About this RNA:
Small-subunit ribosomal RNA from an uncultured bacterium, 1523 nucleotides, folded computationally. The prediction has a mean pLDDT of 83.
RNA sequence: AGAGUUUGAUCAUGGCUCAGGACGAACGCUGGCGGCGUGCCUCACAUCAUGCAAGUCGAGCGGAGCUUUGGAGGUAGCUUGCUACCGAAGAAGCUUAGCGGCGGACGGGUGAGUAACACGUGGGCAACCUGCCCUUCAGACCGGGAUAACACCGGGAAACUGGUGCUAAUACUGGAUACGGUCGGGACUCCGCAUGGAGAUCCGAGGAAAGGCGGCGUAAGCUGUCACUGAAGGAUGGGCCCGCGCCUCAUUAGCUAGUUGGUAGGGUAACGGCCUACCAAGGCGACGAUGAGUAGCCGGCCUGAGAGGGUGGACGGCCACACUGGGACUGAGAUACGGCCCAGACUCCUACGGGAGGCAGCAGUGUGGAAUAUUGGGAAAUGGGGGAAACCCUGACCCAGCGACGCCGCGUGGGUGACGAAGGCCUUCGGGUUGUAAAGCCCUGUCUUCCGGGACGAAUCCCAUCGGGAGUAACUGCCUGGUGGUUGACGGUACCGGAGGAGGAAGCCCCGGCUAACUACGUGCCAGCAGCCGCGGUAAUACGUAGGGGGCGAGCGUUGUCCGGAAUUACUGGGCGUAAAGGGCGUGUAGGCGGCCACUUAAGUCAGGUGUGAAAAUCCAGGGCUCAACCCUGGGACUGCACCUGAAACUGGGUGGCUUGAGGGUAGGAGAGGAAAGUGGAAUUCCCGGUGUAGCGGUGAAAUGCGUAGAUAUCGGGAGGAACACCAGUGGCGAAGGCGACUUUCUGGACUAUACCUGACGCUGAGGCGCGAAAGCUAGGGGAGCGAACAGGAUUAGAUACCCUGGUAGUCCUAGCCGUAAACGAUGGGUACUAAGGUGUAGGGGGUAUCGACCCCCCCUGUGCCGGAGUUUAACGCAAUAAGUACCCCGCCUGGGGAGUACGGCCGCAAGGUUGAAACUCAAAGGAAUUGACGGGGGCCCGCACAAGCAGUGGAGCAUGUGGUUUAAUUCGACGCAACGCGAAGAACCUUACCAAGCCUUGACAUCCCCUGACCAGGUAUGAAAGUACCGUCUUUAGCUUGCUAGACAGGGAGACAGGUGGUGCAUGGUUGUCGUCAGCUCGUGUCGUGAGAUGUUGGGUUAAGUCCCGCAACGAGCGCAACCCCUAUUCUGUGUUACCAGCGGUUCGGCCGGGGACUCACAGGAGACUGCCGGAGACAAUUCGGAGGAAGGUGGGGAUGACGUCAAAUCAUCAUGCCCCUUAUGGCUUGGGCGACACACGUGCUACAAUGGCCGGCACAGAGGGCUGCGAUGGGGCGACCCAGAGCCAAUCCCUUAAAACCGGUCCCAGUUCGGAUCGGAGGCUGCAACCCGCCUCCGUGAAGCCGGAAUUGCUAGUAAUCGCGGAUCAGAACGCCGCGGUGAAUACGUUCCCGGGCCUUGUACACACCGCCCGUCACACCAUGGGAGUUGGUAACACCCGAAGCCGGUGAGCUAACCUUUCAGGAGGCAGCCGUCUAAGGUGGGGCCGAUGACUGGGGUGAAGUCGUAACAAGGUAACC
Repeated sequence: AGAGUUUGAUCAUGGCUCAGGACGAACGCUGGCGGCGUGCCUCACAUCAUGCAAGUCGAGCGGAGCUUUGGAGGUAGCUUGCUACCGAAGAAGCUUAGCGGCGGACGGGUGAGUAACACGUGGGCAACCUGCCCUUCAGACCGGGAUAACACCGGGAAACUGGUGCUAAUACUGGAUACGGUCGGGACUCCGCAUGGAGAUCCGAGGAAAGGCGGCGUAAGCUGUCACUGAAGGAUGGGCCCGCGCCUCAUUAGCUAGUUGGUAGGGUAACGGCCUACCAAGGCGACGAUGAGUAGCCGGCCUGAGAGGGUGGACGGCCACACUGGGACUGAGAUACGGCCCAGACUCCUACGGGAGGCAGCAGUGUGGAAUAUUGGGAAAUGGGGGAAACCCUGACCCAGCGACGCCGCGUGGGUGACGAAGGCCUUCGGGUUGUAAAGCCCUGUCUUCCGGGACGAAUCCCAUCGGGAGUAACUGCCUGGUGGUUGACGGUACCGGAGGAGGAAGCCCCGGCUAACUACGUGCCAGCAGCCGCGGUAAUACGUAGGGGGCGAGCGUUGUCCGGAAUUACUGGGCGUAAAGGGCGUGUAGGCGGCCACUUAAGUCAGGUGUGAAAAUCCAGGGCUCAACCCUGGGACUGCACCUGAAACUGGGUGGCUUGAGGGUAGGAGAGGAAAGUGGAAUUCCCGGUGUAGCGGUGAAAUGCGUAGAUAUCGGGAGGAACACCAGUGGCGAAGGCGACUUUCUGGACUAUACCUGACGCUGAGGCGCGAAAGCUAGGGGAGCGAACAGGAUUAGAUACCCUGGUAGUCCUAGCCGUAAACGAUGGGUACUAAGGUGUAGGGGGUAUCGACCCCCCCUGUGCCGGAGUUUAACGCAAUAAGUACCCCGCCUGGGGAGUACGGCCGCAAGGUUGAAACUCAAAGGAAUUGACGGGGGCCCGCACAAGCAGUGGAGCAUGUGGUUUAAUUCGACGCAACGCGAAGAACCUUACCAAGCCUUGACAUCCCCUGACCAGGUAUGAAAGUACCGUCUUUAGCUUGCUAGACAGGGAGACAGGUGGUGCAUGGUUGUCGUCAGCUCGUGUCGUGAGAUGUUGGGUUAAGUCCCGCAACGAGCGCAACCCCUAUUCUGUGUUACCAGCGGUUCGGCCGGGGACUCACAGGAGACUGCCGGAGACAAUUCGGAGGAAGGUGGGGAUGACGUCAAAUCAUCAUGCCCCUUAUGGCUUGGGCGACACACGUGCUACAAUGGCCGGCACAGAGGGCUGCGAUGGGGCGACCCAGAGCCAAUCCCUUAAAACCGGUCCCAGUUCGGAUCGGAGGCUGCAACCCGCCUCCGUGAAGCCGGAAUUGCUAGUAAUCGCGGAUCAGAACGCCGCGGUGAAUACGUUCCCGGGCCUUGUACACACCGCCCGUCACACCAUGGGAGUUGGUAACACCCGAAGCCGGUGAGCUAACCUUUCAGGAGGCAGCCGUCUAAGGUGGGGCCGAUGACUGGGGUGAAGUCGUAACAAGGUAACC
C1' cells in the first nucleotide's frame, strides 16, 4: 500500500466482498508448564436455602455473671477452741445485655432510571454548610429532675410488649459567666462587581461546657493527658449558580397557568416561582421548543497516517439506584443497600389472633442464556471504624482455588547419520517424493518426577533497656534516637543444589483466483463446498479421502461485534450536461456573503505570560522481577478552557467621506411581451336556389359511408364557429410556461446615447407569496373543423390496434379550481477574468463617404454557427451564451429493485399533488467509448444471385440412398445449405461389425518362462460346420568342451498378458467438409488515444483481385491474389519405332515391302502474349475503350493450388491415441440367417411418354484407357447370351475395338401406337464350393403406368448446356452409380429494382453462446416479507374526577404531662396524645393520545424449473421512441 467482482474487451461511475487490528466473548477440534491479568454482556429475575460482609469503647455510666482475694457474720458437730460448711461489705481481674459516645452517609455492589447543570471543562457564591483533624484565643462555676438495665406482676404461639418500683452517667436539664460570636440601634473608616462587603468603636438583648484515666499530696489542692464549651482561621468534604460541550427522529411544529416577571411573606445551611397570596401577561421555539425513541457521563479503551468513527467491561473520578412506589426522622452529613413508617406485589413462619423478610456486599442456589468461577485462607501487608492503648472488627483488602478467557515466557530435545532402508503416495515404470526425516551412534538435562536446602515481602505497634528534647515546682506522661525481644495467610511457595532418564509433553486450519501451498483415487448438477467471483452434469489442483505441501503453534479455526481499507457522507477529502443528483419559473423574508479611502475599536485573529487540564493509561528515558508480559521512578504530552498583557494587516463593530457596483433623470428607436374592446379576408362545413348526371368517396387493395328522394362537380346567395396562408428568418419579445391577421386603449420589461442626481441603496435566498403547457374538474355559454370513448368496414391466426367511414366528451369563451411535463440547453443565480479567431443575424449609436441613401470601418446589447489555444472532461464533448479560471449564495445526490409505493401530515370538489420510508431481494443496475455481429437502415460493388434463355426435377415405371415401420437381426456412422447413387472403387459364403444355434478359454495374433519332441501331411468315427475323439507318423538349424547349449517349429502347462468395429469426435492426433478461389487476414516500427483500440487496410480512381495508380502520419513487411507447375491451342528444333507416307520403286494392294525424315503423330526442348504498338478517354497515373498484327489479346481455355479463421462441423468403424468398460466374454471359431423386410414418405438417378421419333437396311468418322489368375484375333457351334479350339500380345507392334448419334434408303402415320418397356410365365447362358432367401446376361412370350407432369424447385454463359456413344477403377460374378474420354453442338444475358450468398464504407443497437439475439406484461402454481382490515389484545406517558395510607407543615388540643416559674398543693410556661385541614403514594372511574402483537378477508411486491397467452421495447424493432 491494495485486491476480486458489471464488459467480447476498455475507461470511468458505483455498490458488494476480501486481506489488517481489536474483544469481559461463545462454539468446534486439540491441550505440557509457569508468570501477570481477567471472568453473568442475558432476568435491576427469584430477592433466593445457608454462612459471613459494621462494629467498637468497661479509661462515660449503673448493674449482672464468673474467678481470685477478703472475711463481718451465721449454721452444725463436739474433745469450748477446734473442725466442717455457708458467707455479707470491700478489693483485684475477666466477660458483658442495657444506658451513653463515636461509627453504621465510608468502604463494597449495580446501571434500572436519567437527554438532565446528570456528566465533562472553565468560572462564580458579596447567597452557603462542614463531625473527626490542625493553629490561635478564651473557658469548663453552681444546681436539678428523670430513665433503661434490674426486681416484681401481667399479655402473647411468636415477634414483642404493658404496669408498678429502684438507680447511674461524658444521657437530659435550670442558672451563672461571655474575649470573641449572634441580633437590634448610633455614628466612623476602607473597599468593591449591582444587590453590597470588610474593619474599628459605643449601647442594649439573648446564648456554653463533662468528665474519665494517671502522678504528687493526709487533705484541700497542684499537675499530665484524653475528652468537653465558645470564637476565629486553616484543611478536608459538600451545597447552589453560570458559559461552553453532550445521541436519533420534523412522517414530533408549535409548547407553557406556578407558566414568565414583580411585590410581600414563608421556607432553607444558602440564592431562587422552592412554596403561598396578590398584581402584570408574559416565557420558550426552525441557532429545533414540545413530544417520541435510545442511553448512566467522563478519564480512557479499540481502530485510524491523521481528522474522525466506534465504545464506556476491568482500573480511576462523578452521578443514580438498593424488591416497587411514597414519606419523613436522626444526624456535621442521608433519594440512609445490610435504619424507621406507610401502600403494593411476592416469599416464609403461625397456635389463624398475628408476625417476619429484602445478596445490584462475598461465596453459593435456582432460573434465563451461546456463555462467565470457590458456600476457600488470612487479618501477615495496605487501608478503614472504634479505643488512651493493648486490642477488636473489616468477603475493603492480601492471598489461594477454578476456566488456554487474554497477554507474555518456556518446553515437547541437540549433534551426527545415505544403502538416500522399509512402508506410504505418485509415476512417462526410468524414477520421484515423504527425506537427515527414521533407525543407528554420540550428547544435553530446561520443564515434569524424586530428594535436600530455603527466602524478600517485617516497617511496626508494643514490651524491656539505654540516651536526647520541649514542658512541669517536680514526677508521670509527650516528642525523638539506639539495642534486644515479638509479628507471615500466601508457604515449605519462589529460588538454589542434587538424582534419574530422550525418557512424560502437538495440534489446528488451509492448498481455484483474491492468497502462501498439488497430485492420486472416489463421486458424477448427486453427495456436497462457498467470504466474493463461483465449483460439481465421467479425466474436479474448488466436493470426500489419501499422499504431499503451506500457515500458525498450546493453540488453531468458525461465528458475532467495532474501526480500517471506504475519498462509500468527502472538515482534512467527493459530486450534480449524458453515470444518482439544478428546485418548472419568478418575487422576496430570515440568514449567508459583500466596492474604494481615512480614523477608531479590539469581538474574531495572532503573540507572550499565568492558572487549570487529578491519578492511572498512551509515548520517551531509566530501573525491578533470569527475559518478557507486568510493575516502579522521572520526563513529555493531555492538541482544551479561563484570565492577564500586547499587536492591529485582514474579517467584524463605530464614525466620516468617495463613485466605479446599484438605482434615478433626460433624449431616442425596436419588438408575435401582457390585458381589454372592435374590425377583416381566405378556407372548411351547413342551409337555400340554379346548371348538370351517375356515380362520389376512400385504400396497398377494398369495404362500410354518400348518391336517381339527383350526390360528387360547378355558379350565386346566406349562416356559424375556429384558426390567421404569403410576409417567416439560422428572426423578434418574455422570468419560465409561452406569444403570430388588422386597429385602438391601458400596461410591463429590455436596449442605445448622455454622465445631470442618490451614494453601496448590492448578490443570493431556507420558509412565504405569485406565475405556471397540455390534459382534467365545477358552473354557464358556444360548437365549423378536428377528434379520446364508442360504432361500423377492412387487415389478421386473433386485431378490443395501426388503415378507412362516422362520431360524443373535449378542443373555443367567461368565472373558478388543478399545479403537473423529456416544464430540456436533461446545464440554478450573480460577479470578475481568460491571446486565435472566423462568419452570420436583430436593435441602437458613432466614423467615413455621398446631394442623399447604400457600401465600408468601429462600439454596445441580444441571438446563432464553426473552431483553436487553454483548460476541463470517464469519454462524448464544452469552449466569452464555458462544462475554462476563481469567489459568494441557494437547491439536490450517496448501488439496483421494492417505490415516487405504503403509512402519517398538508393541499385539492374529484382526479390526484406534495412530503416520503421500511421489510424483503439482487451482484449488480447504470454512463461513455471500442471491436464485432445484426437491422423488415443507407451507399458502392460482385456471383448462373435474379433477369434473358436452354434442358430438367416435382407426376409415371424402375434403380439406388434415407426416414419410418417391421424384425431374432433388419450392424454402425453421416442429418439444412455442407446427411440421403454419402463411408461402400461394387453385402449370395467371405466381407460382417448384426441375429440364432453349436463350440474354445493364455486364446485366431505378439513377447517372456517351464516341460515334451516332433509338427505338418494322411486316415477313421461323429457332426451342419467349427470342433471333438482316435489311428498314424518319429524333426530340423547353429555353436562347440560329442552331448550339452541356444534357436526355429509344434504340442502341453502356469501366469504376466493378448483381444474388443465396446463407450467417449464434447479428452485428442491425423484427415476432411464448409463459408470460398470469397479478397481478405495480420505483423514490425512510428503516430494518435488514459484505455479497449485506431492509423496503415480509410479516401479519389481502377481491377477478377488489399490488382494497380494517386492522395494521406504513416513507412515497410508477412500469409492470401497474381505469377512460377501440369494439360490444351500455334510454331520451331532434335529424335523417328511399334507411329507417318509427299515424292520414288515394288505390291498379294493392306504403309504391305524397299525406302524416306517432308507431313500427321509421339517424346523432349525452345519460341510466342508483354496492354509490347497505334488512336480516344483518364489526372502527364493506374487503367479502360477501339484498332493493327497475330494461331492465340488483355487472366487465351482448363487443372493443381484453399490465407487468418468459423461451425465443441464430420470421423474413436481407415489409422493412431488418453481415460473408462468387458476378460469361460463386449474376446475367438463355425453353420445358417440378416444388412435385400414393406402400408408408407423424401432425396438422387435411369427409361419414357414419341414423328427433330420408333423399327429395318446400308454406310462413315474418335479420344482416352485396359490387358498374363489377363485381353483374346481367327476358325467352328448356337437366333442369342455364350461355348469349343486357339494365333498374337507383358503392348504407339497383338487384343478389348464394330464407336454411337450423324448420313443414305425404306417403313410406320398420331394410336396408349411398330410409342413405352415395367411386370409376369417359360427356356437358357456365365461366374462361383454354392445364385432359394439374394447375381448378371440371352431368347420366346406377356405387354403395366405413362400422352410432358400442382405448389414448388435444379443445372448451365461456349466447345458450355443439351445430346451420342466409348473406356476405367472396384471386381470370381454382379452399375441406371462413380471417375474419365471424345463425337454432334445451341439459345440468351436489356439490366442490377427485387430473391439468395458475399465484399467494402457508413449508421442505429438495450445484441456479444452475437436476431435461431434480447426482452415485456397478464394468467396459473409454490414460498417470503409487507400495506389495508370488522375487530381482539397488551404496553406507555399524561389528563379529569373519586377515594386517600404513612408523614411533614398548619390549626386545635376540654385528655395527658418529671425538670423551669409563680405561688402553693394548685396554676402557668413548655410539651404530648387525639382531632381537623393543605399536600400526597397506591387504588378506582372515564374519555382520548402514542406504540406494539394478533385478525376472517383483501391489495400490490419479491423470488422461483424448460408452465400458458401474446410481441410492447432494443436495428426505421417492422405504427420512431419517450414524458